[in-house]
A computed fold for an 87-nucleotide RNA, annotated as c-di-GMP-I riboswitch aptamer. Rfam family: c-di-GMP-I riboswitch aptamer. Gene Ontology term of the family: cyclic-di-GMP binding. Model confidence (mean pLDDT): 89 of 100.
RNA sequence: GAACGAGAAAGGCAAACUUAUCGAAAGGUAAGGGCGCAAAGCCACGGGUCUAAGGUUCAGCGGAACUAUGACAGCCGGGUUACCGAA
Numbered sequence: 001g002a003a004c005g006a007g008a009a010a011g012g013c014a015a016a017c018u019u020a021u022c023g024a025a026a027g028g029u030a031a032g033g034g035c036g037c038a039a040a041g042c043c044a045c046g047g048g049u050c051u052a053a054g055g056u057u058c059a060g061c062g063g064a065a066c067u068a069u070g071a072c073a074g075c076c077g078g079g080u081u082a083c084c085g086a087a
Stems, first nucleotide, its partner, number of pairs: 004085002012037002017032006035074001041080003045077003048072003054067005
């Protein structure tokens, strides 16, 4: 340095749920909480998933379908940076 990941040490993150808030929604943010996580740090590049405000088409006053320019990194790959050190 690369790979690997202990019933190791120090520290870290934080699912569901609750409250507040932003948002059309999906979802985000903050606090509480703690299911889990060795990249559960970061990047929407490939696939996937969610939403459909706006738009298009249909319908005709009930609405329906499609659509990402909106999201998810704790869905899988990929890229990139990083703490610790037993086998």